[in-house]
RNA sequence: GGGGGCAUAGUUCAAUGGCAGAAUCGUGGUCUCCAAAACCACUGAUCUAGGUUCGAAUCCUAGUGCCCCCG
Numbered sequence: 001g002g003g004g005g006c007a008u009a010g011u012u013c014a015a016u017g018g019c020a021g022a023a024u025c026g027u028g029g030u031c032u033c034c035a036a037a038a039c040c041a042c043u044g045a046u047c048u049a050g051g052u053u054c055g056a057a058u059c060c061u062a063g064u065g066c067c068c069c070c071g
């Protein structure tokens, strides 16, 4: 220098172009003499900027970061 893959909640992962979910963490509660475990409830996210579309996490372009391959 060229090519490819990935980026979603604090973490690990889902999501036919049509309400962004789960587990875990955290917070509160029930239970318990207390705590743990268990159960219930709640909080929290689409890498950035444009474009296409009635509608974009999803499609297109550029950029950023990480990983792999070629030279």
Base pairs, nucleotide, nucleotide: 001070002069003068004067005066006065007064010024011023012022013021018054026042027041028040029039030038047063048062049061050060051059